This is a predicted structure of an 86-nucleotide RNA (c-di-GMP-I riboswitch aptamer) from a Bacillota bacterium. The model forms 95% of the base pairs in the Rfam consensus. It was read from a public genome assembly, where an Rfam model found it. Taxonomically the source falls in Bacillota (Bacteria, Bacillati). The coordinates come from a structure-prediction model, not an experiment, and the mean pLDDT is 87.
RNA sequence: GGCCGAUAAAGGCAAACCUGCGGCAACGCAGGGGCGCAAAGCCACGUGACCCUCUGCAGGAGCAGAGGGCCGGACGGGCUGCCGAA
Numbered sequence: 001g002g003c004c005g006a007u008a009a010a011g012g013c014a015a016a017c018c019u020g021c022g023g024c025a026a027c028g029c030a031g032g033g034g035c036g037c038a039a040a041g042c043c044a045c046g047u048g049a050c051c052c053u054c055u056g057c058a059g060g061a062g063c064a065g066a067g068g069g070c071c072g073g074a075c076g077g078g079c080u081g082c083c084g085a086a
Base pairs, nucleotide, nucleotide: 004084005083012037013036017032018031019030020029021028022027035073041079042078043077045076046075047074048071050069051068052067053066054065055064056063057062
């Protein structure tokens, strides 16, 4: 230095749910909460889920296409990073 990751140490983040606010919605932010997390730090680049609008098809349920949005706690990729038992 790399891989790796412990019933280690010091810290960190925060699911569901509740409250308030914002958004048509997906969802976001703040407070409480704590299921979990060694990148649950950062980036919407690829895939994917979800929402809205329009168009086409359809008797309808819905399906497809286009545009816009949203999710990093769905997966891949890129960048950065704390600690050190085996």